The RNA shown here (transfer RNA) has 72 nucleotides and comes from a Candidatus Moraniibacteriota bacterium. The coordinates come from a structure-prediction model, not an experiment, and the mean pLDDT is 84.
[in-house]
């Protein structure tokens, strides 16, 4: 230098046009002599910046910024 893929909660990931979800974990509450493990509540995010399409955008389109890997 050219090319594919990734970037959503603290932490692993889904969601791929109609104002965001699970598990884990944190925090209280039960069980228990007591931890644990197990039930029950609670808590969680300007979806990596900027722009553009569109009634609307985590999803589509450009750029940029970071990471994985390939080709040279």
């Nucleotide at each position: 230098g050219g090319g594919u893929c990734c970037a959503u909660a603290g932490c692993u990931c889904a969601g791929c046009g109609g104002c965001a979800g699970a598990g884990c974990g944190c925090u209280c509450g039960g069980c228990u002599c007591a931890u644990a493990a197990c039930c029950g509540a609670a808590u969680g995010g300007u979806c990596g910046c900027a722009g553009g399409u569109u009634c609307g955008a985590u999803c589509c389109c450009u750029g940029c910024u970071g990471g994985a890997c390939c080709c040279a």